Transfer RNA from a Thermoplasmatota archaeon, 71 nucleotides, folded computationally. The coordinates come from a structure-prediction model, not an experiment, and the mean pLDDT is 84. The RNAcentral record of the sequence draws on ENA. Rfam family: tRNA.
[in-house]
RNA sequence: GGGUGUAUAGUUCAAUGGUAGAAUGGACGGCUCCAGACCGUCUGAUGUCAGUUCAAUUCUGACUGCGCCCA
Numbered sequence: 001g002g003g004u005g006u007a008u009a010g011u012u013c014a015a016u017g018g019u020a021g022a023a024u025g026g027a028c029g030g031c032u033c034c035a036g037a038c039c040g041u042c043u044g045a046u047g048u049c050a051g052u053u054c055a056a057u058u059c060u061g062a063c064u065g066c067g068c069c070c071a
Base pairs, nucleotide, nucleotide: 001070002069003068004067005066006065007064010024011023012022013021018054025043026042027041028040029039030038047063048062049061050060051059
């Protein structure tokens, strides 16, 4: 330099174009003499900018970061 894949919660992962979920973490409470385990409630996310569409996490393009392949 060329090609290709990927980007969702603090972390690991889901979501056939139609209400963004789970686990874990964190906060509070219950239980306990205390702690742990367990139970309940709450918390928190679609990389950026455009395009298509009634509607975009999803489709398209560019950019940015990361991984891989070729030179």